[in-house]
c-di-GMP-I-GGC riboswitch aptamer from Peptococcaceae bacterium UBA5757, 87 nucleotides, folded computationally. The sequence was found by an Rfam model in a public genome assembly. Lineage of the source: Bacteria > Bacillati > Bacillota > Clostridia > Peptococcaceae.
RNA sequence: AACGAUAAAGGCAAACCUGCCGAAAGGCAGGGACGCAAAGCCAAGGGUCUACGGUCUUAAAUUGACUAUGACAGCCGGUUGCCGCAU
Numbered sequence: 001a002a003c004g005a006u007a008a009a010g011g012c013a014a015a016c017c018u019g020c021c022g023a024a025a026g027g028c029a030g031g032g033a034c035g036c037a038a039a040g041c042c043a044a045g046g047g048u049c050u051a052c053g054g055u056c057u058u059a060a061a062u063u064g065a066c067u068a069u070g071a072c073a074g075c076c077g078g079u080u081g082c083c084g085c086a087u
Base pairs, nucleotide, nucleotide: 002087003084004083011036012035016031017030018029019028020027021026034074040079041078042077045076046075047072048071049070053067054066055065056064
């Protein structure tokens, strides 16, 4: 520097439930643990999700299509970092 254990110490917390916020995706708090060696941090790298609004469509509405400035870091990626059996 790689790498990663039935190790030590400590940590996080999926689904689901409750309350609140949001148009939604989703977020926050409490409960709860499927998992996680970065499940720490980064959304102006790629990707995914949403579509209030906007654009298109229409005579109009509905329906439909497109659209991020919204969201996701527990998808890839970037970055910093605890521990040390084995290799």